[in-house]
Context: one part of a larger RNA
RNA sequence: GAACGAACGCUGGCGGCAGGCCUGAGGCAUGCAAGUCGAACGGGUGUAGCAAUACAUCAGUGGCGCACGAGUGAGUAACGCGUGGGAACCUACCUUUCUGUGGGGAAUAACGUCUGGAAACGGAUGCUAAUACCGCAUACGCCGGUUUGGGUGAUACCAAAUCGGGAAAGAUUUAUCGCAGAAAGAUGGGCCCGCGUUGGAUUAGCUUGUUGGUGGGGUAAAAGCUUACCAAGGCGAUGAUCCAUAGCUGGUCUGAGAGGACGAUCAGCCACGCUGGAACUGAGACACGGUCCAGACUCCUACGGGAGGCAGCAGCUAGGAAUAUUGGACAAUGGGCGAAAGCCUGAUCCAGCCAUGCCGCGUGAGUGAAGAAGGCCUUCGGGUUGUAAAACUCUUUUAAUAGUGACGAUAAUGACGGUAACUAUAGAAAAAGUCCCGGCUAACUUCGUGCCAGCAGCCGCGGUAAUACGAAGGGGACUAGCGUUGUUC
Repeated sequence: GAACGAACGCUGGCGGCAGGCCUGAGGCAUGCAAGUCGAACGGGUGUAGCAAUACAUCAGUGGCGCACGAGUGAGUAACGCGUGGGAACCUACCUUUCUGUGGGGAAUAACGUCUGGAAACGGAUGCUAAUACCGCAUACGCCGGUUUGGGUGAUACCAAAUCGGGAAAGAUUUAUCGCAGAAAGAUGGGCCCGCGUUGGAUUAGCUUGUUGGUGGGGUAAAAGCUUACCAAGGCGAUGAUCCAUAGCUGGUCUGAGAGGACGAUCAGCCACGCUGGAACUGAGACACGGUCCAGACUCCUACGGGAGGCAGCAGCUAGGAAUAUUGGACAAUGGGCGAAAGCCUGAUCCAGCCAUGCCGCGUGAGUGAAGAAGGCCUUCGGGUUGUAAAACUCUUUUAAUAGUGACGAUAAUGACGGUAACUAUAGAAAAAGUCCCGGCUAACUUCGUGCCAGCAGCCGCGGUAAUACGAAGGGGACUAGCGUUGUUC
């Protein structure tokens, strides 16, 4: 000098754009943050109707979603991340192509009755539906075996034949939407490897599923992934192991660069979801607002037993130098469900608060010497504040008041918002501070004080003439900021 997610002191007019718990991954009251589908299904209730039925609504069965989005950085020195490769894999929804969608069965929730419990939540029994569940049939592909041919280092692979196995679901407003099998694509993901990725040797040896092989098991898939047996290997001064620290990257800051430091916001990846462990469901989780077990903590209880998890958005409390509203809307963008209408969406878009930062604008302009008054200094002549003020002549940005009033949205739909913008009106009107003035370093005098009170980044000032302390006048620098502190280069 530059920078900052800054804080503190003094001060503070406006706007635009951004940013805003860096500390206790401490604990949390309250509300909201994931639902949706009646064009899968039966029922309850209500309305209309004589009824069939229609409509509305409610819980339940069923489907899809809840593995995304949102948060945090505790752990992790690791194939975690970055980059470049690889082969032994899976992929709901979407796209393309081919083929099919036949005929049956047994239940169960809801509901009714009885009943246990303070509650949470149940139990018994009876009835019922489905795109829920289960057989049967069928099989272009598909899966497994066998044979033959091709092929190979190899029964890797390809083709043909044959044997065996395995599917399906319907709905409606009749246009479609679905369902099952197979092939391909797209998308997303799982796995392996080379290289790179902090400090410590006052950490030198580490390892027994450990290193390799064979058989079995297991996975979507390669593999000690796992198990039995066999061999005794494997890693290490090119730093193993251990300890400490740390999410990684694109990037950010600085610097002429090389480098150094950092990893807030935004984007990609990873990990985590009170702590530890586990699996279930599913295309996908070992699942933040799912389940089970254990633990700590908090709460309810009729003492028998139960409930909970803000590192979602707000908000509270604690900690701290320090960090915001218990706001509006689904109008846009995107997501889930739905044929659609639509519903949901603290994602998102907006608004509120904060000079936290960057950028822009303003606080007036011109003329104006009687160089006014006042202040300060003085050698008492004067000098300076100073064209500064007053006065005169103008202007009206911004702010104020009134009116008009958007783009963003497309046939309709605008939270923002009567906002931005435009027009009119009045009037200089409503708008300047902070730090410094011994040298470094731009800027000097007087008074007070008297090694005191104090200053100070370094050198150093102060003990009676202090340009260094305090005040005043004057001056310098920056300016809605200025200065201090902290940190990095």